A computed fold for an 82-nucleotide RNA from a bacterium, annotated as c-di-GMP-I-GGC riboswitch aptamer. It was read from a public genome assembly, where an Rfam model found it. Rfam family: c-di-GMP-I-GGC riboswitch aptamer. Gene Ontology term of the family: cyclic-di-GMP binding.

C1' cells in the first nucleotide's frame, strides 16, 4: 500500500414515533435500531426524488434535495492475510 477472518477500544444509526423547519422532495433535534470496515467527508460525474417550465409525447431543461444509489476526490480506527 492492498485486504476484511477472529477480536479489543470505541463510533455511526434504516424503519417507526415525537417535536421543528421547508411549497414539496427533504432537513435538523430526541426516541429507537435494520444495518454499516469509511453509514467520515465533498453533489466533480452518473442514478434516483421534488417543484415548475418547454414539447414534435418519444423526451428534455431548469430548481431543490438524496454521500444509508454508484463511481471518484481528499481523511481515517483496529488487524489474522498479502
Nucleotide at each position: 500500500c492492498a485486504c476484511g477472518a477472529a477480536a479489543a477500544a470505541g463510533g455511526c444509526a434504516a424503519a417507526c414515533c415525537c417535536g421543528u423547519u421547508g411549497a414539496a422532495a427533504g432537513g435538523c433535534g430526541g426516541g429507537g435500531a435494520c444495518g454499516c470496515a469509511a453509514a467520515g467527508u465533498a453533489u466533480c460525474g452518473a442514478g434516483c426524488c421534488u417543484u415548475u417550465c418547454c414539447c414534435u409525447c418519444g423526451g428534455g431543461a431548469a430548481u431543490g434535495g438524496u454521500g444509508g444509489u454508484c463511481g471518484u476526490g481528499c481523511u481515517a480506527c483496529c488487524g489474522a492475510u498479502g